c-di-GMP-I riboswitch aptamer from Hydrogenophilales bacterium CG_4_10_14_3_um_filter_63_21, 107 nucleotides, folded computationally. The coordinates come from a structure-prediction model, not an experiment, and the mean pLDDT is 85. Lineage of the source: Bacteria > Pseudomonadati > Pseudomonadota > Hydrogenophilia > Hydrogenophilales. The sequence was found by an Rfam model in a public genome assembly.
RNA sequence: CGAGAUCAAGGGCAAACCCGCCGAAAGGCGGAGGCGCAAAGCCACGGGCCUAAAGCCAACGCGAAUGCCAAAGCAGGCGCGAAAGCAACGGUAGCCGAGCUGCAUCU
Numbered sequence: 001c002g003a004g005a006u007c008a009a010g011g012g013c014a015a016a017c018c019c020g021c022c023g024a025a026a027g028g029c030g031g032a033g034g035c036g037c038a039a040a041g042c043c044a045c046g047g048g049c050c051u052a053a054a055g056c057c058a059a060c061g062c063g064a065a066u067g068c069c070a071a072a073g074c075a076g077g078c079g080c081g082a083a084a085g086c087a088a089c090g091g092u093a094g095c096c097g098a099g100c101u102g103c104a105u106c107u
Base pairs, nucleotide, nucleotide: 003107004106005105006104012037013036018031019030020029021028022027035094041100042099045097046096047095048092049091050090055086056085060081061080062079063078066075067074068073
């Protein structure tokens, strides 16, 4: 210097829950807290997964008029609202892979 392993020691990080803030949400930041992790260090390049504000599409609802009718009502448009669905330019590195970096001991 390179590769492998993780027994020890020194340590490191910090899940869920709770509190505060940001965000439409997923989620993020900080505090507290520890489930765990030998890269649970960094990084959205590839894949997966999560969210759907804006956008697309549209079941349906409401409203006034028009046409038809003996009546009950029916019809096609117009205006407004709108579930479900699609969808990332948003997110997730503690989902996996790739890339970069790294402590200790031993082989």